[in-house]
Molecule: Bacterial RNase P class A
Organism: Magnetococcales bacterium
RNA sequence: GGAGUGGAACGGGUGGCCGCUGGCUUGAAAAAGCUGGAGGAAAGUCCGGGCUCCACAGGGCAGAACGCCGGGUAACGCCCGGCGGGGGUAACCCCAGGGAAAGUGCCACAGAGAGCAGACCGCCGGACGGGACGUUGUUGGUCCGCCGGUAAGGGUGAAAGGGUGUGGUAAGAGCGCACCGCGUUUCCCGGUAACGGGAACGGCAUGGUAAACCCCGUUCGGAGCAAGACCAAAUAGGGGGACAUGAUGGGCGGCCCGUCCAGUCCCCGGGUAGGUUGCUAGAGGUGGUCGGUAACGACCAUCCCAGAUGAAUGGCCACCUCCCGUCCAUCGUGGGAAGGUGGGCGGGUACAGAACCCGGCUUACAGUUCCACUCCGGCC
Numbered sequence: 001g002g003a004g005u006g007g008a009a010c011g012g013g014u015g016g017c018c019g020c021u022g023g024c025u026u027g028a029a030a031a032a033g034c035u036g037g038a039g040g041a042a043a044g045u046c047c048g049g050g051c052u053c054c055a056c057a058g059g060g061c062a063g064a065a066c067g068c069c070g071g072g073u074a075a076c077g078c079c080c081g082g083c084g085g086g087g088g089u090a091a092c093c094c095c096a097g098g099g100a101a102a103g104u105g106c107c108a109c110a111g112a113g114a115g116c117a118g119a120c121c122g123c124c125g126g127a128c129g130g131g132a133c134g135u136u137g138u139u140g141g142u143c144c145g146c147c148g149g150u151a152a153g154g155g156u157g158a159a160a161g162g163g164u165g166u167g168g169u170a171a172g173a174g175c176g177c178a179c180c181g182c183g184u185u186u187c188c189c190g191g192u193a194a195c196g197g198g199a200a201c202g203g204c205a206u207g208g209u210a211a212a213c214c215c216c217g218u219u220c221g222g223a224g225c226a227a228g229a230c231c232a233a234a235u236a237g238g239g240g241g242a243c244a245u246g247a248u249g250g251g252c253g254g255c256c257c258g259u260c261c262a263g264u265c266c267c268c269g270g271g272u273a274g275g276u277u278g279c280u281a282g283a284g285g286u287g288g289u290c291g292g293u294a295a296c297g298a299c300c301a302u303c304c305c306a307g308a309u310g311a312a313u314g315g316c317c318a319c320c321u322c323c324c325g326u327c328c329a330u331c332g333u334g335g336g337a338a339g340g341u342g343g344g345c346g347g348g349u350a351c352a353g354a355a356c357c358c359g360g361c362u363u364a365c366a367g368u369u370c371c372a373c374u375c376c377g378g379c380c
Base pairs, nucleotide, nucleotide: 001376002375003374004373005372006371007370008369009368010367012320013319014318015317016316017315018314020037021036022035023034024033025032026031039351043362044361046360047359048358049357050356051224052223053222054221063220064219065218066217067216068082069081070080071079072078083097084095085094086093087092098215099214103213104212105209106208107207120154121153122150123149124148125147126146128145129144130143131142162180163179164178165177166176167175181204182202183201184200186199187198188197189196190195228277229276230275231274238268239267240266241265242264243263248262249261250260251259252258284303285302286301287300288299289298290297291296322348323347324346325345326344327343328342329341330340331339
């Protein structure tokens, strides 16, 4: 200098003018002054918890999520460290990473055969049949067919019943043996453990697929701030009391009497509109010390940092910063090469916006900065 890997931070600044909104102060009010006012994801609402209400003896079924080991945490499906497997020269990255000898299903196309497998080509045997050759003739070799053996080799496929070598054989084959791989439970060593190393045994025993059904293990009661609590109109209706008990109407009734309802005023309680609360001081931020590889924890100091409810947190102007394009000057050079510096002009400045609050995950993001590490090349 080039290419790359992992992580962290920022997300324009200053001033002026006009607005919106919470709090405090002044004020009778109107209003004025001071002060606070979005994010790293406020997003998706995918997990986990706090909080609230409902339900709940205990157990089971169904359903869902998760699944190597150890740790962190309020908890998690998250995070940290490790193990195993895969990728990359490397830094590093990826993995739903339990069980396929409990059972069931599936394995397209191709291929002879896709499951307790399979002879298409090939190889080998035949005392079988035939053709031509050769021979006096038989034996014989050769070609075709037939019968059988064979999983070495070829071919198909994502996958074909361990691999290499050697012996063996008619040809072959874990058929025997050595090494590698695999498995086993048994033993030894290291590790908290996953697991790693070694020894012994087993010729290898039924290939893959469980984000197919399923089996095993662990966890999970439901609904959510429109939760929940409080205050409480107007109108209508409910309950109670007082007054009027006269008239009228209606129900019961064939009619009368009787009884009930309809009146006025007052009180009570429920609910609606509306309002208050929940509401923001919290698993809180910042700095430091200590423990831990780390996630994280303990202690000390210090700070208070949005609470709206049709829903505030904005707009305009000026200057500056940053980025892009273009032009000019200058350095550079063989050269208006790359590149650097300065200036003019034009343009751009993302993703997105709290709604009870936290911890995560995932996704989106113009542009900028920093740290650590890896590989390659050059120079000293």